[in-house]
RNA sequence: GGAUAGAGGCGCGGCGCUCAUGCGUACCGCGGGACAAGGCCAGGCAGCCGUCCCACGGGAGAGGGUGCGCCGCCGAAGGAGGGACGGCUUGCCUGAGCUGUGUUUCCUGGGCCGUGGGAGAAAAUCCCCCGGACUGUCACGAAAGUGGAGCGCUAUCC
Repeated sequence: GGAUAGAGGCGCGGCGCUCAUGCGUACCGCGGGACAAGGCCAGGCAGCCGUCCCACGGGAGAGGGUGCGCCGCCGAAGGAGGGACGGCUUGCCUGAGCUGUGUUUCCUGGGCCGUGGGAGAAAAUCCCCCGGACUGUCACGAAAGUGGAGCGCUAUCC
């Protein structure tokens, strides 16, 4: 240096079911009231629709998540940037936003807690910077401890 097999632990990801949230919200029906210009992401062209409020009767879903199970795993995976091809936002064009697939470069050992920021309907949950102790691992050290990063570590074989 290569191949194979492994370890970390509130470990990682995917799928299914479930339950709650979303929410008595959006929306629909019916009745009443007010108003005149606008609404459908931005601009152009076209098309479509009156708008808002109140009461009553009905009344969701998605995204995100809890729990359980199954599957695949230990750069598991996550994040950021670039470029490619798609999807959604009334139709087309040009943009913008969100998003999917695969690709590439960079960052992060792991989970937990806290400040701050972002996403989110959210005090759920997720992501990021920083800080903290813990934990696995290696190096240095007599020890206490200090330091490093997964391009790492352990075992076997070549």